C1' cells in the first nucleotide's frame, strides 16, 4: 500500500432475519455473623469516533481512529 479480523458497563463475554442490549466476576448498600468469609437481596455502570439509510441500528452503508494477521514494496 493491498486484503481480512477485532472494538459492547471498572473487566471477560453473548445479543439468530435490523425489533430496542443480557449473563458473569467487580464495585455500592443491605440482611445474615461477636467479627471476618460464605450466602442471599438490592442497586450499580456500556455498543470505539462522526455522518447516512429506516417507524426502528450493537447489527446495514461511507468515513475516520487503534489493536492483530496474511501479501506487496
Nucleotide at each position: 500500500u493491498g486484503g481480512g479480523g477485532a472494538u459492547u458497563g471498572g473487566u471477560g463475554u453473548a445479543a439468530u432475519c435490523g425489533g430496542u442490549a443480557g449473563c458473569a466476576c467487580g464495585a455500592u448498600g443491605g440482611a445474615u455473623u461477636c467479627u471476618g468469609a460464605u450466602u442471599c437481596c438490592a442497586u450499580u455502570a456500556g455498543u470505539c469516533g462522526g455522518g447516512g439509510u429506516u417507524c426502528a441500528a450493537g447489527u446495514c452503508c461511507c468515513u475516520g481512529a487503534u489493536c492483530c494477521c496474511c501479501a506487496g514494496c